[in-house]
RNA sequence: GCCUAUCUAGCUCAGUGGUAGAGCAAUCGGCUGUUAACCGAUUGGUCGGGGGUUCGAGCCCCUCGAUAGGCG
Numbered sequence: 001g002c003c004u005a006u007c008u009a010g011c012u013c014a015g016u017g018g019u020a021g022a023g024c025a026a027u028c029g030g031c032u033g034u035u036a037a038c039c040g041a042u043u044g045g046u047c048g049g050g051g052g053u054u055c056g057a058g059c060c061c062c063u064c065g066a067u068a069g070g071c072g
Stems, first nucleotide, its partner, number of pairs: 001071007010024004018055001026042005048064005
């Protein structure tokens, strides 16, 4: 220098163009003599940055960045 993959909640990851989700974590409550475990609820996202297509974009296109891998 070229190619490929990934980027979504604090963490690990779903999400086939139509209201952004799960598990774990955190907080509050229930249960218990107490703790842990268990049960319930709540909080938490400008979907890596910018632009475009579309009535509508996490999803399609362009560009930039970060990380990982490959080729030279």